[in-house]
Molecule: TPP riboswitch aptamer (THI element)
Organism: Actinomyces glycerinitolerans
RNA sequence: UGCCACGACACGGGGUGCCGCAAGGCUGAGAACAAACCCGUUGAACCUGUUCAGAUAAUGCUGACGAAGGGAUGUCGCAUGGCGCAGCA
Numbered sequence: 001u002g003c004c005a006c007g008a009c010a011c012g013g014g015g016u017g018c019c020g021c022a023a024g025g026c027u028g029a030g031a032a033c034a035a036a037c038c039c040g041u042u043g044a045a046c047c048u049g050u051u052c053a054g055a056u057a058a059u060g061c062u063g064a065c066g067a068a069g070g071g072a073u074g075u076c077g078c079a080u081g082g083c084g085c086a087g088c089a
Base pairs, nucleotide, nucleotide: 001084002083003082004081005080006077007076008075009074010073011040012039013038014037016034017026018025019024046070047069048068049065051064052063053062054061
């Protein structure tokens, strides 16, 4: 000194299913108002599914296809961690 990690602020992106008369139950960070949660290119947050296999009361509940195709950023800190580059001793 550059990048990444970390923190903050602002901005932006996203999902809200299954069963049940209801109450409620299941998975999950989150199942529409929670001013919450997650994610922002080092991008599996999320979308594209009349797909395949397994499980379940049922469901993208789990796995595979999937290094498939898309998909939303800037600034300031941090002297502490990683990886480089340059200079000096």